[in-house]
Context: one part of a larger RNA
RNA sequence: UUGGGCGUAAAGCGCGCGCAGGCGGUCCCUUAAGUCUGAUGUGAAAGCCCACGGCUCAACCGUGGAGGGUCAUUGGAAACUGGGGGACUUGAGUGCAGAAGAGGAAAGUGGAAUUCCUGGUGUAGCGGUGAAAUGCGUAGAUAUCAGGAGGAACACCCGUGGCGAAGGCGGCUUCCUGGCCAUAUCCUGACGCUGAGGUGCGAAAGCUAGGGGAGCGAACGGGAUUAGAUACCCCGGUAGUCCUAGCCGUAAACGAUGGAUACUAGGUGUUAGUGGUAUCGACCCCACUAGUGCCGUAGCUAACGCAUUAAGUAUCCCGCCUGGGGAGUACGGCCGCAAGGUUGAAACUC
Numbered sequence: 001u002u003g004g005g006c007g008u009a010a011a012g013c014g015c016g017c018g019c020a021g022g023c024g025g026u027c028c029c030u031u032a033a034g035u036c037u038g039a040u041g042u043g044a045a046a047g048c049c050c051a052c053g054g055c056u057c058a059a060c061c062g063u064g065g066a067g068g069g070u071c072a073u074u075g076g077a078a079a080c081u082g083g084g085g086g087a088c089u090u091g092a093g094u095g096c097a098g099a100a101g102a103g104g105a106a107a108g109u110g111g112a113a114u115u116c117c118u119g120g121u122g123u124a125g126c127g128g129u130g131a132a133a134u135g136c137g138u139a140g141a142u143a144u145c146a147g148g149a150g151g152a153a154c155a156c157c158c159g160u161g162g163c164g165a166a167g168g169c170g171g172c173u174u175c176c177u178g179g180c181c182a183u184a185u186c187c188u189g190a191c192g193c194u195g196a197g198g199u200g201c202g203a204a205a206g207c208u209a210g211g212g213g214a215g216c217g218a219a220c221g222g223g224a225u226u227a228g229a230u231a232c233c234c235c236g237g238u239a240g241u242c243c244u245a246g247c248c249g250u251a252a253a254c255g256a257u258g259g260a261u262a263c264u265a266g267g268u269g270u271u272a273g274u275g276g277u278a279u280c281g282a283c284c285c286c287a288c289u290a291g292u293g294c295c296g297u298a299g300c301u302a303a304c305g306c307a308u309u310a311a312g313u314a315u316c317c318c319g320c321c322u323g324g325g326g327a328g329u330a331c332g333g334c335c336g337c338a339a340g341g342u343u344g345a346a347a348c349u350c
Base pairs, nucleotide, nucleotide: 003322004321005320006319007304008303012318014201015200016199017198021194022193023192025088026087027086028085029084030083031082033081034080035077036076037075038074039073040072041071042069049065050064051063052062053061054060091191092188093187095185098181103177104176106174107173108172109171110154115149116148117147118146119145120144121143125136126135162169163168206247207246208245209244210243211242215241216240220236221235222234223233258317259316260315261314262313263312266295267294268293269292270291271290272289273288274287275286276285299306300305323350324349325348332343333342334341335340
């Protein structure tokens, strides 16, 4: 390289958008680039293959023939692919009237709880643990009542419930805004799928500047435990956690499963909607669409398991893998304020 693979053995980019490229629905006409075919030219000799012959045979050699091209020129074919033209509606999209939703951004606002402050009642303990101690408290704590301040998070509802491309999203109200779904249809007429580079988003931690700081809490201090205890347990506690603007660009970023399309037994939940039957009805029953769970046939799989939400059967496009360690390291490039990220070896060794 070919081949074979990528849920768990090595291997799906964390996720979108999208230029180039690759691939692309149905019908008709045309063209003849790909494709197929004829002729001519050429494809030296030797070699390979076949036949005959010469060395006593063979190797070897001689003669004749055949074969050999992503080749050139030219004539033809038109099914398929491509190019040009025309038409279509099932793919894709648009409009009208609907439905659900923690989808996103901003502003405002609510109650419970913790902590702190002030005041009242009140007195000797409180707190904490396996047991204790450090700690707090007669300068009046803990407990309890009233008032106030401030920050953060939103109990119940809450659900293999919903929404989002992923990360993720949960008190309430207002405003702005994205996407999905369903019904009946209108219109456009292949406008599609994927997507190297590129570009955007991207938990937590971390960084810069300015705010904020209740609780929690790396580091740190103390008390215990212990042979020791740089831990687990306890008392404190700084960064941080929160907000604004910017950076970082990584995660077991997981369904460890890339995207799109089509096909392939069923059963049973649930969410949103439509239609039918029926009804007083929030019901119930049936059918369909879109999502989300469980079980299971065929099939697949090394097994586990997957099984119309495929890991089944096929097609298209992208990414990735090629023994373990060395190593996601070194060097170099690019990016970053830094931390570091990304790309990514070899010697050597088993």
The part of an RNA shown here (small-subunit ribosomal RNA, central domain) has 350 nucleotides and comes from an uncultured Bacilli bacterium.